Model confidence (mean pLDDT): 79 of 100. The RNA shown here (THF (Tetrahydrofolate) riboswitch aptamer) has 96 nucleotides and comes from Firmicutes bacterium UBA3576. The organism belongs to Bacillota, within Bacteria. It was read from a public genome assembly, where an Rfam model found it.

[in-house]
RNA sequence: GGCAGAGUAGGUGUUCCUGCGUUAAGUGCCGGAGGAUGGGAUGUUGCCUCCGGACGAAGGGCCUCGAGCCCGCGGUAGGGCACCGCAUCCGCUGCC
Numbered sequence: 001g002g003c004a005g006a007g008u009a010g011g012u013g014u015u016c017c018u019g020c021g022u023u024a025a026g027u028g029c030c031g032g033a034g035g036a037u038g039g040g041a042u043g044u045u046g047c048c049u050c051c052g053g054a055c056g057a058a059g060g061g062c063c064u065c066g067a068g069c070c071c072g073c074g075g076u077a078g079g080g081c082a083c084c085g086c087a088u089c090c091g092c093u094g095c096c
Base pairs, nucleotide, nucleotide: 001096002095003094004093005092010084011083012082013081015080016079017078018077019076020074021073022072029053030052031051032050033049034048035047039090040089041088042087043086059071060070061069062068
């Protein structure tokens, strides 16, 4: 110097576990503000948080009538598992 590889935030899933809601939060959508993001720096078209707005649902059974139990539902939350997985520059590993 050349080639190859590892490694993020996250995403998906027909899977498992534990929760929340079903008296409607949450998820998703729009606008605004901020934040984090391969080992380092920078960074958004990806992600997260907050505020505002619009929209919006699947409930049943048992009963000792209890804040109980069970089965569902939610484009619901977290964890395990599987697969996918950063841009530029500099690094790390291996080979030539």